Model confidence (mean pLDDT): 85 of 100.
A computed fold for a 74-nucleotide RNA from a Candidatus Woesearchaeota archaeon, annotated as transfer RNA.
Its Rfam family is "tRNA". Gene Ontology term of the family: triplet codon-amino acid adaptor activity. By type it is a transfer RNA. Rfam's curators write: Transfer RNA (tRNA) molecules are approximately 80 nucleotides in length.
[in-house]
C1' cells in the first nucleotide's frame, strides 16, 4: 500500500445484523448495621457511544471520510 477486527461510564463491556428514552458488573459518595473497619443491604454518582460530515421526524446502531490501537498479505 491492500484487506479484516476493536474504539460505548474511572475499569471491564452489552446493545448496533433489524434506528425509536444509553443498559450491566466492578468502582466512587450516602446511609443502615459494627466499639471500629470490612462484609452484607438500602439509597445517590456516573457516558454529546473515537472524531468530523451526511441520510432520517429520529443515529451507538445506517453511508462517507478521518484518528488511535491491533491482526493479516505484499
Nucleotide at each position: 500500500g491492500g484487506c479484516c477486527c476493536c474504539g460505548u461510564a474511572g475499569c471491564u463491556u452489552a446493545g448496533c445484523c433489524u434506528g425509536g428514552u444509553a443498559g450491566a458488573g466492578c468502582g466512587c459518595u450516602g446511609g443502615u448495621c459494627u466499639u471500629a473497619u470490612a462484609c452484607a443491604c438500602c439509597a445517590g454518582u456516573g457516558g454529546u457511544c473515537g472524531u468530523g460530515g451526511g441520510u432520517u421526524c429520529a443515529a451507538a446502531g445506517c453511508c462517507c471520510a478521518u484518528c488511535g490501537g491491533g491482526g493479516c498479505c505484499a